[in-house]
Molecule: Bacterial RNase P class A
Organism: Algimonas arctica
RNA sequence: UCAGAGGGCCGGGCGGCCGCGUCACUUUUUUUAGUGCCGAGGAAAGUCCGGGCUCCAAUAAAGCAGGAUGCCGGAUAACGCCCGGCGAGGGUGACCUCAGGGACAGUGCCACAGAGAGAAGACUACCCGGCGCGCCCAUUUAUGGGUUGUUCGGGAAAAGCUGAAAGGGUGCGGUAAGAGCGCACCGGGCCGCGUGUAAACGGGGCCGUCACGGUAAACCCCAUCCGGAGCAAGACCAAAUAGGGACGGCGUAUAUCGGGCUUUGUCGAUGUCGUCCGGGUCGGUUGCAUGAGGUGUCGCGUAAGCGCCGCCCCAGAUGAAUGGCCGCCCCUGCGGACCUUAACGGGUGCGUAGGACAAAACCCGGCUUAUAGGCCCUCUGACACU
Numbered sequence: 001u002c003a004g005a006g007g008g009c010c011g012g013g014c015g016g017c018c019g020c021g022u023c024a025c026u027u028u029u030u031u032u033a034g035u036g037c038c039g040a041g042g043a044a045a046g047u048c049c050g051g052g053c054u055c056c057a058a059u060a061a062a063g064c065a066g067g068a069u070g071c072c073g074g075a076u077a078a079c080g081c082c083c084g085g086c087g088a089g090g091g092u093g094a095c096c097u098c099a100g101g102g103a104c105a106g107u108g109c110c111a112c113a114g115a116g117a118g119a120a121g122a123c124u125a126c127c128c129g130g131c132g133c134g135c136c137c138a139u140u141u142a143u144g145g146g147u148u149g150u151u152c153g154g155g156a157a158a159a160g161c162u163g164a165a166a167g168g169g170u171g172c173g174g175u176a177a178g179a180g181c182g183c184a185c186c187g188g189g190c191c192g193c194g195u196g197u198a199a200a201c202g203g204g205g206c207c208g209u210c211a212c213g214g215u216a217a218a219c220c221c222c223a224u225c226c227g228g229a230g231c232a233a234g235a236c237c238a239a240a241u242a243g244g245g246a247c248g249g250c251g252u253a254u255a256u257c258g259g260g261c262u263u264u265g266u267c268g269a270u271g272u273c274g275u276c277c278g279g280g281u282c283g284g285u286u287g288c289a290u291g292a293g294g295u296g297u298c299g300c301g302u303a304a305g306c307g308c309c310g311c312c313c314c315a316g317a318u319g320a321a322u323g324g325c326c327g328c329c330c331c332u333g334c335g336g337a338c339c340u341u342a343a344c345g346g347g348u349g350c351g352u353a354g355g356a357c358a359a360a361a362c363c364c365g366g367c368u369u370a371u372a373g374g375c376c377c378u379c380u381g382a383c384a385c386u
Base pairs, nucleotide, nucleotide: 001382002381003380004379005378006377007376008375009374010373012329013328014327015326016325017324018323020039021038023036024035025034026033041357045368046367048366049365050364051363052362053230054229055228056227059265060264061263062262063261064260066226067225068224069223070222071085072084073083074082086100087098088097089096090095101221102220106219107218108215109214110213123160124159126155127154128153129152130151132150133149134147135146136145137144138143168186169185170184171183172182173181187210188207189206190205191204193202194201195200234286235285236284237283244277245276246275247274248273249272250271255270256269257268258267293312294311295310296309298307299306300305330355331354332353333352334351335350337348338347339346340345
């Protein structure tokens, strides 16, 4: 200097004029007026997880159904998030990714191709033997031997083909040709030792019937966890109507009902469940912001985080407030001028265009998605100079 990897921050600033919203204070003809503090995000988005909170009166245990997670340890209110580690894969590397338990509990699937896809298989080649035909040689003329092709029987799964995958791999020996048939190494299984909290890693010994492959974001099995609905939850006030009507099921206190089903125990209520027709209110207050809150030093911890102490209060609307105009500055692209330098580069002006994604609505911890541009930190690789 270039290329890359991981992490963090900002995402317009200042001033003037006019205009908004809550709250507080003062004022007013209680019409109003004035002053002050504060007033949109890193994602407010998606509604994907986990909760706080509210209601179902709801409570305990067991089982079933349904759903979620899935290596080990830690942190947290909790989580499927986060941190650290292990293993596997990718990358020269910094680093990145993983729906990471179980295939001897069972079921299903492995198309096509290929001989053959769960114990399956012989197509092309290989080896041995036999019959007949052809050819060659020998010879005692009727026999023997050899050989090419064809055909039949046997051996083998080693070479090749096919495929995502072919009943371990490579090498040497051995064999008629071959094969863990034997040996060496690798791989695999079993046993035990060492290190580590653990996942796991390393070494050693034995085994050659070391013959049952792969697939579970296929069904399934195993371990762990989970009630439902949701601020349009809910509470209160005011007002109005029709304290409406019809049909059906179960049942009547030894019963029935009480947000998945069943059983048992407790507690509460006196009916309860379903369908259809019809009527009233669509107003106001509250919930509604002091929180698992933010932030600073210090300490513990590899880290995520935790603790003591100090400081701060940072929207609360309800058709929904924070906006408009002007000036200067800042950042970026393009064009061009001047100065400086050997050059790269640097500095000072000018003109023009642009400044991302995007807005609370009960709240919080995450994840995911979108994002013009700028800055900072750490690390990896390449090249050059010293």